Notes
Small-subunit ribosomal RNA, central domain from an uncultured bacterium, 349 nucleotides, folded computationally. The RNAcentral record of the full RNA draws on ENA and SILVA.
[in-house]
Context: one part of a larger RNA
RNA sequence: CUGGGCGUAAAGGGCGCGUAGGUGGUUGAUUACGUCAGAUGUGAAAGGCUCGGGCUUAACCUGAGUAUGUCAUCUGAAACGGGUUAACUAGAGAACAGAAGAGGGAAGUGGAAUUUCCGGAGUAGCGGUGAAAUGCGUAGAUACCGGAAGGAACACCAGUGGCGAAGGCGGCUUCCUGGUCUGUUUCUGACACUGAGGCGCGAAAGCGUGGGGAGCGAACAGGAUUAGAUACCCUGGUAGUCCACGCCGUAAACGAUGAAUACUAGCUGUUGGAACUUUUUAAGUUGCAGUAGCGCAGCUAACGCGUUAAGUAUUCCGCCUGGGGAGUACGGCCGCAAGGCUAAAACUC
Numbered sequence: 001c002u003g004g005g006c007g008u009a010a011a012g013g014g015c016g017c018g019u020a021g022g023u024g025g026u027u028g029a030u031u032a033c034g035u036c037a038g039a040u041g042u043g044a045a046a047g048g049c050u051c052g053g054g055c056u057u058a059a060c061c062u063g064a065g066u067a068u069g070u071c072a073u074c075u076g077a078a079a080c081g082g083g084u085u086a087a088c089u090a091g092a093g094a095a096c097a098g099a100a101g102a103g104g105g106a107a108g109u110g111g112a113a114u115u116u117c118c119g120g121a122g123u124a125g126c127g128g129u130g131a132a133a134u135g136c137g138u139a140g141a142u143a144c145c146g147g148a149a150g151g152a153a154c155a156c157c158a159g160u161g162g163c164g165a166a167g168g169c170g171g172c173u174u175c176c177u178g179g180u181c182u183g184u185u186u187c188u189g190a191c192a193c194u195g196a197g198g199c200g201c202g203a204a205a206g207c208g209u210g211g212g213g214a215g216c217g218a219a220c221a222g223g224a225u226u227a228g229a230u231a232c233c234c235u236g237g238u239a240g241u242c243c244a245c246g247c248c249g250u251a252a253a254c255g256a257u258g259a260a261u262a263c264u265a266g267c268u269g270u271u272g273g274a275a276c277u278u279u280u281u282a283a284g285u286u287g288c289a290g291u292a293g294c295g296c297a298g299c300u301a302a303c304g305c306g307u308u309a310a311g312u313a314u315u316c317c318g319c320c321u322g323g324g325g326a327g328u329a330c331g332g333c334c335g336c337a338a339g340g341c342u343a344a345a346a347c348u349c
Base pairs, nucleotide, nucleotide: 004320005319006318007303008302012317014201015200016199017198021194022193023192025088026087027086028085029084030083031082033081034080035077036076037075038074039073040072041071042069048066049065050064051063052062053061054060091191092188093187094186095185096183097182098181099180103177104176105175106174107173108172109171110154115149116148117147118146119145120144125136126135162169163168206247207246208245209244210243211242215241216240220236221235222234223233258316259315260314261313262312263311266294267293268292269291270290271289272288274286275285276284277283278282298305299304322349323348324347331342332341333340334339
């Protein structure tokens, strides 16, 4: 490189937008770039191959033929691909009318609970554990009542429920804003799919500056446990967790399953629209869009997947190539740093 692969064996990029590129719906006309056919020229000889000849054979020598091309020019064909042109509506998009939703951003606001403080009332314990102790408490704690402050999170509703490209999103109200679905006709007329680079988003932790700090809580301290206990358990507790702005760019970023399209038995739930029918406010039927559980064919090493495919096909991208060394070294790029991205070899089994 070919071939074969990527749910779990090595292997799907964390996710999107999109450039180049690759690929691309239906019908006609035209062109002749690809494509196909023919002719001419050329592709030296030797070598190779085939059929012969010559040394007694063979090696070797030698004759003829053949083979050798992304070749050039000319002539022709027009199905397919490409170009040009004319049209179409089944892909895609737009308009209109509706619908659901923790989709995003900002501002405001609510109650429960924890903690602290103040006041009341009250007395000897509280707390914690397997059992204890450290700890708190006669300077009046815990338990109870009233008040205040402050921060963070939003019980029930709540659901193999919903929304989002992914990360993710949950009290309530208002404002701004993205996407999706359904219905009918109307409009544009292939405007599409994928997407190397690139750009953007991207949990938690971490970093910078300034705030904030109730609870929780790395580090740390103490008490236990233990042979030891740099742990598990307990009492405290700083960063952090929260906010604003700016970085970081990684995760078992998982459905461990890239995106798009078409086709291929069914059954049962559930979410959101619509239409029709009827016993009319609820049932039934049909069809669309999501989401979950089974299951035929088929696939699979098996497990399992099974119209939301891991089935049958097409297009495009990413990735894999024995284990360790190693996602490391060196170099480069990025970052304030931590580190990230790219990415070997010796050696060894």